Description
The RNA shown here (FMN riboswitch aptamer (RFN element)) has 110 nucleotides and comes from a marine eukaryotic metagenome. The coordinates come from a structure-prediction model, not an experiment, and the mean pLDDT is 84. Of the family's consensus pairs, 100% are formed in the model. Rfam family: FMN riboswitch aptamer (RFN element). From the family's description: The RFN element is a highly conserved domain that is found frequently in the 5'-untranslated regions of prokaryotic mRNAs that encode for flavin mononucleotide (FMN) biosynthesis and transport proteins.
[in-house]
RNA sequence: UCUCGGGGCGAGGUGGAACUCCUCACCGGCGGUUAAAGCCCGCGACUCUAUGCAAGUAGACUGACUCGGUGGAAUUCCGAGGCCGACGGUUAUAGUCCGGAAGGUAGAGA
Numbered sequence: 001u002c003u004c005g006g007g008g009c010g011a012g013g014u015g016g017a018a019c020u021c022c023u024c025a026c027c028g029g030c031g032g033u034u035a036a037a038g039c040c041c042g043c044g045a046c047u048c049u050a051u052g053c054a055a056g057u058a059g060a061c062u063g064a065c066u067c068g069g070u071g072g073a074a075u076u077c078c079g080a081g082g083c084c085g086a087c088g089g090u091u092a093u094a095g096u097c098c099g100g101a102a103g104g105u106a107g108a109g110a
Base pairs, nucleotide, nucleotide: 001110002109003108004107010024011023012022013021025096026095027085028084029043030042031041032040038083039082047060048059049058050057051056065081066080067079068078069077087099088098089097
């Protein structure tokens, strides 16, 4: 310098109206870790504050797991049962729809 860099509402129910509620369903960024992780440690996204003409810089905030098994070693594998998910919008409450975003970033590769 260039390239890459986030997935997911299918079925039924109620209703005037719901991919937002209810039942079932579906999804899981990046680095690390004696061994493979959404829920162990850390980072990023979002939001806020200070500062700055701006680009930016500094700081704050930052969700969720247990039991059993194997093993030298696993909250990472196998089995079982759980849990979590920014902001704004919407005929009705959103991890899954729309939007900021054809953006930005942790980072990966050449």